About this RNA
This is a predicted structure of a 104-nucleotide RNA (SAM riboswitch aptamer (S box leader)) from uncultured Sporosarcina sp. Of the family's consensus pairs, 97% are formed in the model. The prediction has a mean pLDDT of 84. NCBI's taxonomy places the organism under Bacteria, Bacillota, Bacilli, Caryophanaceae, Sporosarcina. The sequence is in RNAcentral, with records from MGnify.

RNA sequence: UCUUAUCAAGAGAGAUUGAGGGACAGGCCCUAUGACAUCUCGGCAACGGUUUUUUUAAACAACGUGCCAAUUCCUGCAAACAGAUAUCUGUUUGGAAGAUGAGA
Numbered sequence: 001u002c003u004u005a006u007c008a009a010g011a012g013a014g015a016u017u018g019a020g021g022g023a024c025a026g027g028c029c030c031u032a033u034g035a036c037a038u039c040u041c042g043g044c045a046a047c048g049g050u051u052u053u054u055u056u057a058a059a060c061a062a063c064g065u066g067c068c069a070a071u072u073c074c075u076g077c078a079a080a081c082a083g084a085u086a087u088c089u090g091u092u093u094g095g096a097a098g099a100u101g102a103g104a
Base pairs, nucleotide, nucleotide: 001104002103003102004101005100006099007098012041013040014039015038016037020030021029022028024076025075026074027073042068043067044066047064048063049060050059051058052057072097077094078093079092080091081090082089083088
């Protein structure tokens, strides 16, 4: 970089450090009552995995990942519908972008 699956559920304490962080932009939010990051322990989930064989299924969690503020925090592009009438707002659907797994 490409392909594919999922993304409305779930799961935090301590130590170190000390000002930023939530991918990007806008919004909104978290944060000295300590963010982000690292480490330790714990947990969630079940993609790979293991077992069974009811196989478009069920169970498990040793191992490889992942995750543990807010739906991927919301929106971003398009269409339909509704409302408003200086070009906006809302709802739904699809897409884009992103994240994670598996494969190449």